[in-house]
RNA sequence: ACAGUGCGGGAUCUCGUCGCGCGCGGACUAUUGCGCCGCGUGAGGAAAGUCCGGGCAACGCAGGGCGGCUCACUCUCGAAAGGAGAGCUCGGGGCGACCUGAGGGCAAGGGUGACAGAAAACAACCGCCGGCUUGCCGGCAAGGGUGAAAAGGUGGGGUAAGAGCCCACCGGGUAGCGCGGCGACGCGCUAUGCCGCACCUCCUGAGCGUUGCAAGGUCAAGUAUAUCGGCUUUUAUGGGCUGCCCGUCCAUAGCCGAGGGGUAGACUGCUCAGAUAAAUGACGAGACGCGUGCCGCAAGCCCACGGGAACUGCGGCCACGACAUAACCCGGCUUACACCCGCACUGUUUUU
Numbered sequence: 001a002c003a004g005u006g007c008g009g010g011a012u013c014u015c016g017u018c019g020c021g022c023g024c025g026g027a028c029u030a031u032u033g034c035g036c037c038g039c040g041u042g043a044g045g046a047a048a049g050u051c052c053g054g055g056c057a058a059c060g061c062a063g064g065g066c067g068g069c070u071c072a073c074u075c076u077c078g079a080a081a082g083g084a085g086a087g088c089u090c091g092g093g094g095c096g097a098c099c100u101g102a103g104g105g106c107a108a109g110g111g112u113g114a115c116a117g118a119a120a121a122c123a124a125c126c127g128c129c130g131g132c133u134u135g136c137c138g139g140c141a142a143g144g145g146u147g148a149a150a151a152g153g154u155g156g157g158g159u160a161a162g163a164g165c166c167c168a169c170c171g172g173g174u175a176g177c178g179c180g181g182c183g184a185c186g187c188g189c190u191a192u193g194c195c196g197c198a199c200c201u202c203c204u205g206a207g208c209g210u211u212g213c214a215a216g217g218u219c220a221a222g223u224a225u226a227u228c229g230g231c232u233u234u235u236a237u238g239g240g241c242u243g244c245c246c247g248u249c250c251a252u253a254g255c256c257g258a259g260g261g262g263u264a265g266a267c268u269g270c271u272c273a274g275a276u277a278a279a280u281g282a283c284g285a286g287a288c289g290c291g292u293g294c295c296g297c298a299a300g301c302c303c304a305c306g307g308g309a310a311c312u313g314c315g316g317c318c319a320c321g322a323c324a325u326a327a328c329c330c331g332g333c334u335u336a337c338a339c340c341c342g343c344a345c346u347g348u349u350u351u352u
Base pairs, nucleotide, nucleotide: 001348002347003346004345005344006343007342008341009340010339012287013286014285015284016283017282018281020042021041022040023039024038025037026036044323048334049333051332052331053330054329055328056212057211058210059209068208069207070206071205072204073087074086075085076084077083088103089102090101091100092099093098104203105202109201110200111199112198113197125144126143127140128139129138130137131136132135152170153169154168155167156166157165171195172194173192174191175190176189177188178187179186180185216268217267218266219265225260227258228257229256230255231254236252237251238250239249240248241247288321289320291318293317294316295315296314297313298312301308302307303306
């Protein structure tokens, strides 16, 4: 210098004019409100998705059991979290810095493993060996073949042929001991021939009630109305006194008043931005940053030594400045994002 890796930070700024939400003050006004004037204040690293945890709120809930769901290597932090940091084991990728997937137990029991294949764990198709009645019986699991997966691997002994059947070495498991580590775990030694895998069920441990601020709380108009009190009989309906008429009484209806619950609505919940369909913006100028853009210049650069413009640098012009806008609050996660800066590190090349 170029290419890259990890972590962290910023993510436009200033001025002018006009405009918006909220708060406070002032003038006007009898007062309040609207409006006016002034001052202050007014989005993000993700305000986003609404995925996880909590606060808050209403409802549910004596206690216990069954069932269901979530999480699951270790340590630390954390109120908790499908959270964070640091590590462990087994894999995958990169020359490398580094990136990335998985992770409780299952030797307590049960189930499943398509197709192919003889057999998916009580294996025997081809094959090998022995026997004889020569196409049957018995033994074997080394070799072949099937499959995603086939009874640890290599070598030797052994045998009729073979096989952890036996032995040596290697790999794994289990048990014990020692050392290191808080721990997951690592290293070493000893014993033991113990030696298929995957998934589900199952087992162990920790946790989990439902609904979300349109939760919820307070006040409450008009109209109608439960209920209560009063009035009226000229009229309406029913009933009592009486079979009928008059009369009288009661109820309904009518009128007047009181009035509970509920509705519209208002306030609250609500926030040092804040709400109510939702303010935080527009224009102009300048600065800054950036560009497979255009023009000019040329110390460096290239070259046929007189010039040239791909690189680079400077100046001017032009274009661009991302993702995105709080809605009860807080802790996280995930996703989106032009460009710039810092720190640590890796690879290649050059110079000293």